[in-house]
RNA sequence: GGGGCCGUAGCUCAGUGGCAGAGCAGCAGCCUUAUAAGCUGCCGGUCGAGGGUUCGAUUCCCUCCGGCCCUACCA
Numbered sequence: 001g002g003g004g005c006c007g008u009a010g011c012u013c014a015g016u017g018g019c020a021g022a023g024c025a026g027c028a029g030c031c032u033u034a035u036a037a038g039c040u041g042c043c044g045g046u047c048g049a050g051g052g053u054u055c056g057a058u059u060c061c062c063u064c065c066g067g068c069c070c071u072a073c074c075a
Stems, first nucleotide, its partner, number of pairs: 001071007010024004018055001026042005048064005
């Protein structure tokens, strides 16, 4: 240099055109003599950035940013 995959809640990830979700974490309550475990509820998002297509984009297209992998070249 070329190619591929990935970027979504604090963490790990789902969602591949039609209301953004789960588990864990955090907070509150229940339970318990108490703690842990368990149960219930709550909180939590510029969906990496910008643009395009569309009635409608996390999803499709383009550019850029970041991460990982493969490959070529130089030395």
Molecule: transfer RNA
Organism: Thiobacillus sp.